This is a predicted structure of a 74-nucleotide RNA (transfer RNA) from Embleya sp. L77. The organism belongs to Embleya, within Bacteria. Its Rfam family is "tRNA". Its family is annotated with triplet codon-amino acid adaptor activity in the Gene Ontology. Rfam classes the family as a transfer RNA. RNAcentral records the identical sequence in 25 taxa. Its mean pLDDT, the model's own confidence on a scale to 100, is 80. The sequence is in RNAcentral, with records from ENA and Rfam.
RNA sequence: GCCCCGAUAGCUCAGUUGGCCAGAGCACGCGCCUUGUAAGCGCGGGGUCGUCGGUUCGAACCCGACUCGGGGCU
Numbered sequence: 001g002c003c004c005c006g007a008u009a010g011c012u013c014a015g016u017u018g019g020c021c022a023g024a025g026c027a028c029g030c031g032c033c034u035u036g037u038a039a040g041c042g043c044g045g046g047g048u049c050g051u052c053g054g055u056u057c058g059a060a061c062c063c064g065a066c067u068c069g070g071g072g073c074u
Base pairs, nucleotide, nucleotide: 001073002072003071004070005069006068007067010026011025012024013023019057028044029043030042031041032040050066051065052064053063054062
C1' cells in the first nucleotide's frame, strides 16, 4: 500500500428485502415476596445506531470518504 470482517444501552449482542415506538439478556433503580438477605416475579430509567456527506417521501439498514479495532496479502 491492497483486500476482508467488525463498531447499535454501562457490558455481551440481535435487528430479515428501507417504513412497525430501535430491541433482548446481564447490570442498575423501584415495588412485590421474605423475619431479613439472596433467589424469584413485576415495573422503570438508560441510545448522536463510530464520524461526515450523499440517495430517498422516509436510512441502524443503500452509496462514498474517513476514524478506530481485528484478520489476511505483498